Overview: A computed fold for a 141-nucleotide RNA, annotated as FMN riboswitch aptamer (RFN element). The coordinates come from a structure-prediction model, not an experiment, and the mean pLDDT is 77. Of the family's consensus pairs, 97% are formed in the model.

RNA sequence: AAUAUGUUUCAGGGGUGGUGCGAUUCCACACCGGAGGUGAUCGCGGUUUGAUGACCGCGUAAGUCCUCGACCGCACAAAAGUGCGCUGAUCGGGUGAAAUCCCCGAACCGACGGUAAAAGUCCGGAUGGAAGAAACGACAU
Repeated sequence: AAUAUGUUUCAGGGGUGGUGCGAUUCCACACCGGAGGUGAUCGCGGUUUGAUGACCGCGUAAGUCCUCGACCGCACAAAAGUGCGCUGAUCGGGUGAAAUCCCCGAACCGACGGUAAAAGUCCGGAUGGAAGAAACGACAU
C1' cells in the first nucleotide's frame, strides 16, 4: 500500500406576490436538483522533445445519457424482512475528428398521504430507510 472483513460518522435542496370566504396547492414571477459512472471543460504534477507538441497520472465538470437509491405496487412471511415489478424530464444552434455532457439559446421534469382549493418548494410517515462517501482498526497475506 492493496485485498477480504469489521466498526464509527456522514449521506436532499427550494417562495414571494396576486385573486379568492378559503390556496406557500390556482395564476404571475422566482427558486431547488440524492449516489456512482461516462467524458472533449478546467486545474495540478510527471515523462519526453531543440521547440511546438505528444503521452501518462491525479483531481474536477450531466436534474433531462448509463446504472442505482428513495417512493409506490404485487407476492411470500407471525414479524423482522425477502423476491419481483414500477421508477420523471432536451431540443435547436456553435466549436470540433468526436459533444444529449463544453459554449449560446429556448424548453422540460419532479413519489406517497394530508389540506377551507389541485403542492418539486407547506405539513406528515421521517429523530426513519438508503444508493453511497469518508475515517479508523486487529489478524493474515